[in-house]
RNA sequence: UUCUUUUAUAAAGCGCCUGGACUUAAAAAAGUUGACGAGGUCUAGAGUUAUCGAAAAUUUCGGCGGAUGCUCUAGUGGAUCUACUUUAUCCAUUAGUAUUAAUUAAAAAUCAAUAGAAAUAUUGUAACAGAGGUUAAUACAUAAGUUCCU
Repeated sequence: UUCUUUUAUAAAGCGCCUGGACUUAAAAAAGUUGACGAGGUCUAGAGUUAUCGAAAAUUUCGGCGGAUGCUCUAGUGGAUCUACUUUAUCCAUUAGUAUUAAUUAAAAAUCAAUAGAAAUAUUGUAACAGAGGUUAAUACAUAAGUUCCU
């Protein structure tokens, strides 16, 4: 220095740029931008424009890839009875559904500093969400067979 193997780490609203937009010390060129955070993974396969709000109201436009979403199939696991089976129902390891209440660091924009010629980038910073989660209450649901105890 090269190759191979193993382990660990990083990322999933994440990465990229052939269009568009923007900048000009260099112009048949060199650059910039191209989604702001919240939430989210049982395993495999298939399908699919993958949840939530914030900002903006000229680009958060457009395209490609990926992806923890959703649906279906199969498997694994949990609850529905102590256990087992069927795999019937609902779910995914905090492993029923719905409603109500409480609760659960938003970030960007702004401003400031720094870098740059600029477009812009990085860092710091006050305020302001919704979905989802958690807890409590209420309502509904909680199959069949065998078996244990009384």